[in-house]
RNA sequence: GCGGAGAGCCGGAUGGCCGCGGGGGGCAACCUUCGAGGAAAGUCCGGACUCCACAAAGCGACGGUGCCGGGUAACGCCCGGGCGGGGCAACCCGACGGAAAGCGCCACAGAAAUUAAUCCGCCCUGCAGGUUGGGGUUAGGUUGAACCGGUGGGGUAAGAGCCCACCGCGCCCCUGGCAACAGGGGUGGCACGGCAAGCCCCACCGGGAGCAAUGCCAAAUAGGGGGUCCGCCUUGCGGUGUGCUUUCACCCAGGACCCCGGGUUGGCAGCUAGAGCGCGGGUGGUAACAUCCCGCCCAGAGGAAUGGUCAUCGCCCAUGAAAAUGGGGACAAAAUCCGGCUUACAGGCUCUCCGCGCAA
Numbered sequence: 001g002c003g004g005a006g007a008g009c010c011g012g013a014u015g016g017c018c019g020c021g022g023g024g025g026g027c028a029a030c031c032u033u034c035g036a037g038g039a040a041a042g043u044c045c046g047g048a049c050u051c052c053a054c055a056a057a058g059c060g061a062c063g064g065u066g067c068c069g070g071g072u073a074a075c076g077c078c079c080g081g082g083c084g085g086g087g088c089a090a091c092c093c094g095a096c097g098g099a100a101a102g103c104g105c106c107a108c109a110g111a112a113a114u115u116a117a118u119c120c121g122c123c124c125u126g127c128a129g130g131u132u133g134g135g136g137u138u139a140g141g142u143u144g145a146a147c148c149g150g151u152g153g154g155g156u157a158a159g160a161g162c163c164c165a166c167c168g169c170g171c172c173c174c175u176g177g178c179a180a181c182a183g184g185g186g187u188g189g190c191a192c193g194g195c196a197a198g199c200c201c202c203a204c205c206g207g208g209a210g211c212a213a214u215g216c217c218a219a220a221u222a223g224g225g226g227g228u229c230c231g232c233c234u235u236g237c238g239g240u241g242u243g244c245u246u247u248c249a250c251c252c253a254g255g256a257c258c259c260c261g262g263g264u265u266g267g268c269a270g271c272u273a274g275a276g277c278g279c280g281g282g283u284g285g286u287a288a289c290a291u292c293c294c295g296c297c298c299a300g301a302g303g304a305a306u307g308g309u310c311a312u313c314g315c316c317c318a319u320g321a322a323a324a325u326g327g328g329g330a331c332a333a334a335a336u337c338c339g340g341c342u343u344a345c346a347g348g349c350u351c352u353c354c355g356c357g358c359a360a
Base pairs, nucleotide, nucleotide: 001356002355003354004353005352006351007350008349009348010347012313013312014311015310016309017308018307020035021034022033023032024031025030037331041342042341044340045339046338047337048336049210050209051208052207062206063205064204065203066202067081068080069079070078071077082096083094084093085092086091097201098200102199103198104195105194106193119141120140121137122136123135124134125133126132127130149167150166151165152164153163154162168190169188170187171186172185173184174183175182176181214269215268216267217266224260225259226258227257228256229255230254238252239251241250242249243248276296277295278294280293281292282291283290284289315328316327317326318325319324
């Protein structure tokens, strides 16, 4: 110098004027103070909080998570490690428990996709001597994502873990490690194809609904429809009602309770000082993080404020010799709160590391 990897930060600054929302002060005019984000976003996980359900525990169903250890209030998040894959490397990626518990599936192609099996080929053999019959053979060829271990040697009619060495695999033991796992030794001739992102098995976790939760206050319940009971009991107390009469039975008015429907739909609390923030410090830890000390207060809200303009400076682009002139400035915007993840983002900055080239 070129190319690359990782971690992190900024997201224009200051002032004037006009305006908006919250808090405080003031009789008032008005004064004073605070007022978006790294993602406020998607609403995908995990919690706090509230109401509802529920004795506890266990089992089952359903859903989720899934290498190991740690962190955390918790997590599907984070940190560290292991294993596998990619990269020369820095480093990156992983849906990473179980396929000898069982069921199921494995398209096309291919002879054959797992109780096995002979299409071509190879070897032996029969006689009818062929485009032939029988037997042996998975070593070779052909297919595929995948073919009943791989390479080499022995062996054989030709072959084959049939036998041997090494590799791989299973089992046992030892060593290191908390563990995942790694290394070593022995042993077995190989028995165990793939898919669990099809069912399933194993371990662990999980009640439901959400701030329009929920509580309190105020207001409202006009007019209407339906049902049950009283009225119809003791005696006297509604009706011009019905049963020709009645001391009996019923109906209606009236009353009590319940349901439907209608109406009301404003205020306060919840609400923001918290698992809070600090590129302040100490201690422990590789780290995530924990803990102590110091400092800080940083929107609270209700269909919803956070805006406009001017000046100066700064950044980028264009024109220009210069002075200067013109233009541009991302993604997006709180709604109970917090921890994550994911996604979007003009432009700019910092640090560390890797590879190559050149010079000393």
Molecule: Bacterial RNase P class A
Organism: Paracoccaceae bacterium